This is a predicted structure of a 131-nucleotide RNA (c-di-AMP riboswitch aptamer (ydaO/yuaA leader)) from a soil metagenome. It matches the Rfam family "c-di-AMP riboswitch aptamer (ydaO/yuaA leader)". Rfam describes the family as follows. This family represents a conserved RNA structure found upstream of the ydaO and yuaA genes in Bacillus subtilis and related genes in other bacteria.
């Protein structure tokens, strides 16, 4: 000065700290995000099933000889590019991890939950709209 991500901001009260602002606990509002939950419709239950998330699928190959793992390639998806958004070309990178616990399709009213964590190094070009 920026990035991934929903993960920001304000107010009140208690405590700590102090050179004007910060930390922590509790409560509330706004905003952003997620889940559950009718009729109707749709479907289905050990081959268990499902959720957050871009993070899935196919082929080849080797180790296993079910499963699973490693490597390579492709498809699909996602992110970066410095005022913002959309589109295009070229370039670079990611495709994890975690959770529920036999249970959840869609779903109005209604109910519940989260607002974390982790990062970097000069960051191309064109068109349109805005600021």
């Nucleotide at each position: 000065u920026g990035c991934c991500g929903a993960a920001u901001u304000c107010c009140c009260g208690g405590g700590g700290g102090c050179c004007u602002u910060c930390c922590u606990c509790g409560g509330g509002g706004a905003g952003c995000g997620g889940g559950g939950a009718a009729c109707c419709c749709g479907a289905a239950u050990u081959u268990g099933g499902g959720g957050c998330g871009a993070a899935u699928c196919u082929c080849g190959c080797g180790g296993u000889u079910u499963u699973c793992c490693a490597c390579g390639a492709g498809a699909a998806g996602c992110g970066c590019a410095g005022c913002u958004c959309u589109u295009u070309c070229a370039g670079c990178g990611c495709u994890a991890g975690c959770c529920c616990g036999u249970c959840a399709g869609c779903u109005a009213a209604c109910c519940c939950c989260g607002c974390a964590g982790g990062c970097c190094g000069a960051g191309g070009a064109a068109a349109g709209a805005g600021a």